A computed fold for a 679-nucleotide part of an RNA from Euglena mutabilis, annotated as large-subunit ribosomal RNA, domain II.
Lineage of the source: Eukaryota > Euglenozoa > Euglenophyceae > Euglenales > Euglena.
RNAcentral holds the full RNA, with entries from ENA and SILVA.
A source record names the gene rrn23.
[in-house]
Context: one part of a larger RNA
């Protein structure tokens, strides 16, 4: 891992609700006693509920309490109960099942290991050479010195022994800590055998939360114990009706719970077009969007110039000046969630009319829930960076709990809400060259970029269309031919400055001219030279400028290899208009089922509520059903039923077993790192 077996809402007592039944001349017994083989019967007038309420109570009583008295409160005048059973639910119990780490109590452990006690055992060999002593020398005597002797030491080197610093191997190992090669201690705080001692709220500890039998921030074992688990996982047959929530308030509350909200079941009431929804009409209040600047603030540039400063004159009073300060008033131009003189659309409220809805809508009571992590799209806002598949509100829709078609694929987008059947029909969104169902459709344009089939500021004689304007057969634009002069090298400056280094010149002048600047750009040291403006000719019909649109171009760099879905396309791209067709579980058609007394409506569905059934084991009753002329079982087979399931036939098998109606449950498995067995 697979297969097979086992495996989870039970039981007791009490309360509440519903249904069913008995009695209702109210109902009913409990313990006890009695009877019976047993089931049970009878007894039991204790008690409980109901029959009357009010009051704290005395008490009174269809009333009563408060009060001096009333108002007022709760009751009555309309009464249905009670005892069982069944179902649901709640409480108490292990209370749907499995699951802790812990806590407490009683015991068992020091054959491992820690310390310690008693008693044993062990440490090859070599090296070093302390004290002391002796002798010599020396001395008054010593000390000091030398030689010898001596044999100290948590001394040195190194076996056994003990340890465990490094590396490799090993890592489902040879081994739940080892092996191999090196390493440290090795007469000591040494190592070691045996036997004792210390015990868990403890012991021991050269101290590491270290050891205390592969277990240690508190051993193991049994018990309390099915501890508790607001947590995770799991929870077994069918059909059928309805069908949520992810919000508010509170919470030692935030992944829990309580109340409300939203669902289901049931009953009553409202209302006979009431009610609900939609559309239209009417009547309302508003202070949002936009707008505005009168108010509150803020703010651009001006005008005005109070007050103050500085300053002149003056003895002072005063009177002047000022390019400083800048109140007020005013012109101009703006801004605002916490500004508004004024002010929409929607929305909301009320009324009316119409349409739709076979009472559908609403309210209330009772009982039973689940939910209280929501997600995205559109719209209006806050936070953030007018970032996020971000976060937080409001408001729609969808998903959640929704299948089908489209968007290549794609919970939240678009279309559309699946009772079942049909090789029937019509459409929606979206499509119609091939993949791929349907147009190689029609008309008029545009695009040349594979734009289509990703992006900005900015850039450009891309191209198509429009507007305004200038020049042009008295010849434009472009091209070509020719001219482009003189005063003068203007003046100044300067080494030089001659149109062209620089400065000056409010007209930069005058002359000859068809025209020609005191010079547009190259160029020279300065001249020179080339060129332009300007003019004539040749040619010949359009040529410039500005601006508004459509579609394109550049701008354009990302990490595995490349993506209009691909092929491919010059339309099979884009714009406008039109006609067909395809296209869904939508609509329609035909048939069937459920719902219901019968119809009509209705019949997507998670959590959840309700209803109806199937099957398993055992028991009772009846037929005693079947059965060695073959039961159960197992296997196969185009049967029946909406389904759980049920039959029939054949084979297998070799002794039990079926149906109907009831009853009782160890009553249904695919999941629980389930559990046991097999492989």
């Nucleotide at each position: 891992g697979c297969c097979g077996g086992c495996g989870a809402c039970u039981u007791a007592u009490a309360g509440c609700u519903a249904g069913u039944g008995g009695c209702u001349u109210g109902g009913u017994u409990a313990a006890u006693g009695u009877u019976u083989c047993a089931a049970u019967u009878c007894u039991g007038c204790a008690g409980c509920c109901a029959u009357a309420g009010u009051u704290a109570a005395g008490a009174c009583g269809a009333g009563u309490u408060u009060u001096a008295a009333a108002a007022a409160g709760c009751g009555c005048u309309u009464a249905u109960g009670u005892c069982a059973c069944u179902a649901g639910u709640u409480a108490u119990a292990g209370a749907c099942c499995c699951g802790a780490a812990c806590c407490c109590g009683g015991g068992u452990g020091a054959u491992c290991u820690a310390a310690u006690c008693a008693u044993u055992a062990c440490c090859a060999g070599g090296a070093u050479g302390a004290a002391g002593c002796u002798u010599u020398a020396c001395u008054a005597a010593a000390a000091c010195a030398a030689a010898g002797u001596g044999g100290a030491g948590g001394u040195c080197c190194g076996u056994a022994c003990c340890c465990a610093c490094c590396a490799a191997u090993g890592u489902u190992g040879a081994a739940a800590a080892a092996u191999u090669g090196g390493g440290g201690g090795a007469u000591g705080a040494g190592u070691u055998g045996u036997g004792g001692u210390u015990a868990g709220c403890g012991g021991a500890g050269a101290a590491a939360u270290u050891c205390u039998a592969a277990u240690c921030g508190a051993a193991c074992u049994c018990g309390g114990a099915g501890u508790u688990a607001g947590c995770u996982g799991g929870a077994u047959c069918u059909c059928u009706u309805c069908g949520a929530a992810a919000u508010g308030c509170g919470u030692u509350g935030a992944g829990g719970c309580g109340c409300a909200g939203c669902g289901g079941u049931u009953a009553a009431c409202u209302a006979u077009g009431u009610u609900a929804a939609a559309a239209c009409a009417a009547a309302g209040g508003g202070g949002u969007a936009a707008a505005u600047c009168a108010c509150u603030g803020u703010u651009u540039c001006g005008a005005u110039g109070a007050u103050g400063g500085c300053u002149g004159c003056g003895a002072a009073a005063g009177u002047g000046g000022u390019a400083c300060u800048g109140a007020u008033u005013u012109g101009u131009a703006g801004c605002a969630a916490a500004a508004u003189a004024a002010g929409a659309a929607u929305a909301c409220u009320u009324u009316g009319u119409u349409u739709u809805a076979u009472a559908c809508a609403g309210u209330u009571g009772a009982c039973c829930a689940g939910u209280g992590a929501g997600a995205c799209u559109g719209u209006g806002g806050g936070g953030g960076a007018u970032a996020a598949g971000c976060u937080u509100c409001a408001u729609u829709g969808u998903c959640g709990a929704g299948a089908g078609g489209g968007a290549a694929a794609c919970a939240g987008c678009c279309c559309a809400g699946a009772u079942c059947a049909u090789c029937g029909u019509u459409u929606a969104a979206g499509g119609c060259c091939c993949c791929u169902a349907a147009a190689u459709g029609u008309a008029u344009a545009c695009u040349a970029a594979g734009u289509g089939a990703u992006a900005a500021a900015g850039g450009a004689u891309g191209u198509a269309g429009g507007a305004u304007u200038a020049c042009a057969u008295a010849g434009a634009c472009a091209a070509c031919c020719a001219g482009g002069a003189g005063g003068u090298u203007u003046g100044c400056u300067u080494a030089g400055a001659a149109g062209c280094a620089g400065c000056a010149a409010u007209u930069u002048c005058c002359u000859u001219u068809a025209a020609a600047a005191a010079g547009u750009g190259c160029g020279u040291a300065a001249u020179a030279g080339c060129u332009u403006a300007c003019u004539g000719g040749u040619u010949a019909a359009g040529u410039g400028a500005u601006u508004c649109u459509g579609c394109g171009c550049c701008g354009a760099a990302a990490a595995u290899g490349a993506a209009u879905g691909g092929g491919a396309c010059u339309a099979a791209g884009u714009a406008u208009a039109c006609u067909g067709c395809c296209g869904a579980a939508a609509a329609c058609a035909u048939g069937a089922g459920a719902u219901u007394a019968a119809a009509a409506u209705u019949c997507a569905g998670u959590a959840g509520a309700g209803g109806a059934g199937c099957g398993u084991u055992c028991u009772g009753u009846u037929u005693u059903u079947g059965u060695u002329g073959g039961a159960a079982u197992c296997a196969a087979u185009a049967g029946u039923g909406u389904g759980a399931a049920c039959a029939a036939u054949u084979g297998u098998g070799g002794a039990c077993u079926a149906a109907a109606c009831a009853g009782a449950a160890g009553u249904g498995a695919g999941a629980a790192u389930g559990u046991c067995g097999g492989c």